[in-house]
């Protein structure tokens, strides 16, 4: 640095789904009662930070605006994710170099520099344009002149042209630095979210006031165009607080072979693995193993063995479903790289 | 669950890429006044950018992540 695991087994009593048998019941069922079988949280279920599936908005339209991303190549359903390579930055290990000190010497030590794996990088463009560049410095992109040299001119104060130098600073006139400032270029993005959405049942007052609306409201996108075509928004008042579907078979998991440096992909075989709804997944007992504590013994001082105690021990609890990222975390196992 | 907003002294708030010690009010402390307290006046100290990274010469400010706080959100007609 990467990958994996996240106590095991047995018994008793419970909880939530599923399957099945019997009884009741029925046209047939369901509900109900009783018995049996089998299943039942995670690597992050978390934060909701990205990307998708799914559902509705009529179809998912055009332009502008807006947002996001940005080395090269690849992977993927997609991504801001992952893999490989390049480049840049930063920290050091061993070691090397310089210097100083001690030592007769071998060497030792201090300081400074170089120095790998690992680490970090939103890593396009600064001759398209605008903007900013504190302090220091003569000067921060407009030009200008701190010092020196040469030449020319001179009213002898200096001026012009050319060349050079040190210092300051992140950056010094040179294609200066900054685009996680505006911007340009390229690519991508319609909106909302399971409280989406669909259905059943019950109940109330298709009530009152106001705004907009066929001169096109609302909606499809923030604006314009285009589409649609009759309601819509706010406040008050009234009613319900029930049930069903969506809901878990999926970009699914395991093993083997093949392709690929890898991420990953292909083929074959096998498996079914929570679906609750104020929300189940628990409690108790026994036993084994891990950690911890105490005592004793043996130590090659790294620890090991025996006995006893403790009693699971970190972060943490699914809520439509996936792929990532990030964060939290007791401990254990395996592997790679550097020294 | 979903959607949105915000973190600056003890409290409220201003500020902005720039040198430093981030400014103000309330609060606090000391003194004057008063028998004493309050008020008033004068003076003074202390107390801050939630945390960690990144961009940059330089970050409270720009970006990302984490943490904390707040608000909205059922259906029918």
């Nucleotide at each position: 640095c990467a990958g994996c695991c996240a106590g095991g087994c047995c018994g008793u009593c419970g909880c939530u789904g599923c399957c099945u048998c019997g009884c009741c019941g029925u046209c047939a069922a369901a509900c109900g009662c009783g018995g049996g079988g089998g299943a039942g949280a995670g690597g992050a279920a978390a934060g909701u930070c990205c990307g998708g599936g799914c559902u509705c908005c009529g179809c998912a339209g055009a332009g502008c605006a807006g947002g996001a991303u940005g080395c090269u190549g690849g992977g993927u359903a997609a991504c801001g994710c992952c893999c490989a390579g390049c480049c840049g930055c930063g920290a050091u290990a061993a070691g090397c170099c310089g210097u100083c000190g001690c030592u007769c010497a071998c060497g030792c030590g201090g300081c400074g520099g170089c120095g790998a794996a690992u680490g970090c990088g939103a890593g396009g463009a600064a001759c398209a344009g605008g903007g900013c560049c504190a302090c220091a410095g003569a000067g921060a992109c407009g030009a200008g002149u701190c010092g020196c040299c040469u030449g020319c001119g001179u009213u002898c104060g200096c001026g012009c042209a050319g060349g050079c130098g040190g210092g300051u600073g992140a950056a010094a006139c040179g294609c200066g630095g900054c685009a996680a400032c505006c911007u340009c270029c390229a690519u991508c993005c319609g909106g909302a979210g399971c409280a989406a959405c669909a259905c059943c049942a019950a109940g109330c007052a298709u009530g009152c006031g106001g705004g907009c609306g066929a001169u096109g409201a609302c909606g499809c996108u923030g604006c314009u165009c285009g589409c649609c075509g009759a309601g819509u928004c706010c406040g008050c008042g009234g009613g319900u607080a029930g049930g069903u579907g969506g809901c878990u078979c999926g970009a699914g998991c395991g093993c083997g072979c093949c392709g690929g440096c890898a991420a990953c992909g292909g083929c074959g075989c096998g498996c079914c693995u929570a679906g609750a709804g104020g929300a189940a997944u628990g409690a108790c007992g026994g036993u084994c193993a891990u950690a911890g504590c105490a005592u004793g013994c043996g130590u090659a001082c790294g620890c090991g063995c025996a006995u006893g105690c403790c009693g699971u021990a970190a972060c943490a609890g699914a809520a439509c479903c996936c792929g990532g990222c990030u964060u939290a975390c007791c401990g254990g196992c395996u592997g790679a790289c550097u020294u | 669950g979903c959607c949105g907003g915000g973190g600056u002294c003890g409290c409220c708030u201003u500020c902005u890429g720039g040198u430093c010690g981030a400014g103000g009010g309330c609060c606090c402390c000391u003194g004057u006044c008063c028998u004493a307290c309050a008020a008033a006046c004068a003076g003074g100290u202390g107390c801050a950018g939630u945390a960690g990274a990144g961009u940059u010469c330089g970050a409270u400010c720009c970006u990302c992540u984490a943490c904390c706080c707040c608000g909205g959100u059922a259906c029918c007609a």
Background: This is a predicted complex of two RNAs, RNase P RNA and transfer RNA, with 416 nucleotides together. Rfam match: Bacterial RNase P class A. The family's RNA type in Rfam is ribozyme.